Model confidence (mean pLDDT): 77 of 100. A computed fold for a 386-nucleotide RNA from a Hyphomonadaceae bacterium, annotated as Bacterial RNase P class A. A source record names the gene rnpB.
[in-house]
């Protein structure tokens, strides 16, 4: 210098003016809205989006509901080993396998000798397999230049061809009629395994002619984990109207009338009494009580917090000390404008234009996805030079 792998940071800066939302302080009022609960209005000061606030996919905090304890079953999830963590399906380190020259990346990575099932298409045959082409071939027939050739063929053969994702070890040699772990060497495979490692696992060496195909993102088996719902959780304050309860008062028949009222008589909804009265039920009104709705307040941000330094650890991470306070509401705020500078494009220049993905809503830890431009670090391969 070229090519590549991995990790991290950033996500315009400063200032003026105007505005919006929250906190705190000060100051108000016979103020405004509201029945109330409660809220609003002034001045000052301070804070005010993200690395993903997103998807809502995992794990928790918090809240309510359910629940004697233990076990089993069903359902769902997870699945190499060790560690980290509040916890995790996350992260770190390692092991095994796969890809790559390498840095490095990827793996739903328990069990296929518990059982069942499946293995498409092609192919003769797909699991304790298979004679389609083929190789050999006792024997028979024919021909013959007597060397043999041709045809049929009981039977033998998994070496070669061909099919397939996969065909029941591979290469070489021996062997054979042709073949075959039939025999041998090496490789592979299986079993045992000193020793190493916390473990997953690795492994010197020994033994065995080879037996045991694949799929569990098919059922299943094994181990571990799992109550349900979610801030519209939930707590408090709390109308009007309707309904519930308590107390008190009132009216009371019938007919006509919209009503005010007028007329009439002893009949009252029930009981008792007897003549206009008591009790009860029902009705109306008033006051009070309680539940609950609308509405309001809280929940709501000082925490698994952030920053710096030191220590421990390969690391994820942990501990100690010091410092900081850092949005929070309704679904709605977090902006606009001007100037200077920085970046990109166009232009000789003055200048003009552009600037990603996206925006909190109970909170936190992860994962995943989106993202213009810029910066930094570590490592690998190649070339050149010293």
């Nucleotide at each position: 210098c070229c090519a590549g792998u991995c990790g991290g940071c950033u996500g315009g800066a400063c200032g003026g003016c105007c505005g919006c939302g929250g906190g705190c302080g000060c100051a108000a009022g016979u103020u405004c809205c509201g029945a109330a609960a409660g809220g609003a209005c002034g001045c000052g000061u301070u804070c005010g989006a993200g690395g993903a606030a997103a998807g809502u996919c995992c794990g928790g905090g918090c809240u309510c509901c359910a629940c004697g304890c233990g076990g089993a079953u069903a359902c769902g999830g997870c699945g190499g080993c060790g560690g980290g963590u509040a916890a995790c399906g996350c992260c770190c380190g390692c092991c095994g396998g796969a890809a790559g020259c390498a840095a490095u990346u990827c793996c739903a990575g328990g069990g296929a000798u518990a059982g069942c099932g499946c293995c498409a298409c092609a192919g003769a045959g797909a699991a304790c397999a298979g004679a389609c082409c083929g190789c050999c071939g006792a024997u028979g027939a024919g021909c013959u230049u007597c060397g043999g050739c041709u045809c049929a063929g009981a039977g033998g053969c998994a070496a070669g061809g061909g099919u397939g994702a996969a065909a029941c070890g591979g290469u070489g040699g021996g062997g054979u009629a042709a073949g075959a772990g039939c025999c041998c060497a090496c490789c592979g495979c299986g079993c045992c395994g000193a020793c190493c490692g916390u473990a997953a696992g690795g492994a010197a060496g020994g033994c065995g002619g080879c037996a045991c195909g694949g799929c569990a993102a098919g059922c299943c088996c094994c181990g571990c984990c799992g109550g349900g719902a979610g801030c519209a959780a939930g707590a408090c304050c709390g109308a009007a109207u309707a309904g519930g309860g308590a107390u008190g008062c009132g009216a009371g028949g019938c007919g006509c009338g919209c009503a005010a009222g007028c007329g009439u008589a002893c009949g009252g909804c029930c009981c008792g009494u007897c003549c206009g009265u008591g009790g009860g039920a029902g009705c109306g009104c008033a006051u009070c009580c309680g539940g609950g709705u609308a509405g309001g307040u809280c929940g709501c941000g000082a925490g698994a917090a952030c920053c710096a330094u030191g220590c421990g650890g390969c690391g994820a991470c942990g501990c100690a000390u010091g410092g900081u306070c850092c949005a929070g509401a309704g679904g709605a705020a977090u902006g606009g404008u001007c100037g200077u500078c920085a970046c990109c494009g166009c232009g000789c220049a003055a200048g003009c234009g552009g600037a990603a993905c996206a925006g909190a809503a109970c909170c936190c830890g992860g994962c995943u996805u989106a993202c213009a431009g810029g910066c930094c670090g570590a490592c690998u391969g190649g070339c050149a030079u010293u």
NCBI's taxonomy places the organism under Bacteria, Pseudomonadati, Alphaproteobacteria, Hyphomonadales, Hyphomonadaceae. Rfam family: Bacterial RNase P class A. The family's RNA type in Rfam is ribozyme.